[in-house]
This is a predicted structure of a 336-nucleotide part of an RNA (large-subunit ribosomal RNA, domain IV) from a Candidatus Portnoyibacteriota bacterium. The full RNA is in RNAcentral, with records from ENA. The prediction has a mean pLDDT of 85.

Context: one part of a larger RNA
RNA sequence: ACCAAUUAAGGGAAUUCGGCAUAUUAGUCCUGUAGCUUCGGCUUAAGGGAUGUCUAUUUUUGUUUUUUCAGAAAUGUAAGAGCAUAAGUAGAUCUCAGUAACAAAGAUGGCCCGACUGUUUACCAAAAACGUAGCCAAGUGCUAAUCUGAAAAGACUUGUAUACUUGGUGAGACCUGCCCAGUCGCGGUGUCUCAAACUCCUUUUCAAGGGAGCUAAGGUCCGUGAAACGGCGGGCGUAACUAUGACGCUCUUAAGGUAGCUCAAUGCCCUGUCAUCUGAAUGGUGACUUGCAUGAAUGGUUUAACGAGGUUGUCACUGUCCCUAAUUGGAUUCUU
Numbered sequence: 001a002c003c004a005a006u007u008a009a010g011g012g013a014a015u016u017c018g019g020c021a022u023a024u025u026a027g028u029c030c031u032g033u034a035g036c037u038u039c040g041g042c043u044u045a046a047g048g049g050a051u052g053u054c055u056a057u058u059u060u061u062g063u064u065u066u067u068u069c070a071g072a073a074a075u076g077u078a079a080g081a082g083c084a085u086a087a088g089u090a091g092a093u094c095u096c097a098g099u100a101a102c103a104a105a106g107a108u109g110g111c112c113c114g115a116c117u118g119u120u121u122a123c124c125a126a127a128a129a130c131g132u133a134g135c136c137a138a139g140u141g142c143u144a145a146u147c148u149g150a151a152a153a154g155a156c157u158u159g160u161a162u163a164c165u166u167g168g169u170g171a172g173a174c175c176u177g178c179c180c181a182g183u184c185g186c187g188g189u190g191u192c193u194c195a196a197a198c199u200c201c202u203u204u205u206c207a208a209g210g211g212a213g214c215u216a217a218g219g220u221c222c223g224u225g226a227a228a229c230g231g232c233g234g235g236c237g238u239a240a241c242u243a244u245g246a247c248g249c250u251c252u253u254a255a256g257g258u259a260g261c262u263c264a265a266u267g268c269c270c271u272g273u274c275a276u277c278u279g280a281a282u283g284g285u286g287a288c289u290u291g292c293a294u295g296a297a298u299g300g301u302u303u304a305a306c307g308a309g310g311u312u313g314u315c316a317c318u319g320u321c322c323c324u325a326a327u328u329g330g331a332u333u334c335u336u
Base pairs, nucleotide, nucleotide: 002330003329004328005327006326007325008324010322011321014320019317027051028050029049030048031047035042036041038171052093053092054091055090056089057088058087059086061084062083063082064081065080066079067078069076070075094098106315107314108313109312110311111310112309113307114306118130119129134169135168136167137166138165139164140163146155147154148153172302173301174300175299177232178231179230182229183228184225185224186223187222188221192219193218198213199212200211201210202209203208233251234250235249236248237247260294261291272288273287274286275285276284277283
């Protein structure tokens, strides 16, 4: 020097990517509790006090027993005593310290994501991923659809549309705009196209060919479906300073992004600009926002509760640090 512990004056996060790790707190009783809320909760919010032993006294409960009254008795009623028990009040007493060991929450304020309990990469990931109740769509009338099997047969199911299967979204609240041109699905007694078979004609006959007709599905065509896959513009001008542009013109599309939200887990420029938190912040939060490239079940916005989730503050606390030191036990080294 190393490993595992213990203790450190003064300071108290100055450490560090980051309070990682340590420390603090802790049980029970009493008190007290902002704000939010789906009124259930968050809640042990936060914060404050008490806690051992002995004595006195009051009461609780259990048991034994004495006496009073009622009763024939059993038993009940009332008062007292002994022992045990648990609490209240007052006083005393010891320690630095009374949940004295063990055991045993640090607290709190913003914001993001996911509603929640749950599940997951056995052995680098526990999460914002998966699932979930709820919502929506499609298929399916039972000898059902779907699935397994070569078949017989079987599962769903000894269930029956308030059911089952498949897909999407993901509690609740407020909502879910426009587009059917493309792709896909569904419907359609129309038109055209359209194979073999079949019919007819034909190379004088047979065979093998050639031609014409008829026609299913499909295609075409017409419609329909966006909680189907998906998509949701540009230029020019314009209002009594300037700026902006309610408004107009024009090109163009299937329609030209609505309500919301926004420098965002999404913003290139960018450490955007302003405010606030700091002594100081590429940070946090709140605004603004023509948003390179937000946006509505590929869900949008919000949300109490919950989270070994992410991020950023505050208080407490501390060897994380200033700045190291000492002790204990190992291991090491040395000797045998």